[in-house]
RNA sequence: GCCCCUGUAGCUCAAUGGAUAGAGCAUCGCACUCCUAACGCGACGAUCCAGGUUCGAUUCCUGGUGGGGGCA
Repeated sequence: GCCCCUGUAGCUCAAUGGAUAGAGCAUCGCACUCCUAACGCGACGAUCCAGGUUCGAUUCCUGGUGGGGGCA
């Protein structure tokens, strides 16, 4: 330099182009307990960036950018 894959919550993962983007773990609060843990209830928290297509984009297209891999 060229090609391929990939980017969603603090972490690990979901989500035919269509309802308020869901779940587990973590964190915080409450309840329970003599206390702690476990269990239960609740809260917080995310679509890498900029455009485009579409009535509607996490999803499709283009460019950029971060990560991984291959060839030279």
Predicted 3D model of a 72-nucleotide RNA (transfer RNA) from a Parcubacteria group bacterium. RNAcentral holds the sequence, with entries from ENA. It matches the Rfam family "tRNA". By type it is a transfer RNA. Taxonomically the source falls in Bacteria candidate phyla (Bacteria). Model confidence (mean pLDDT): 82 of 100.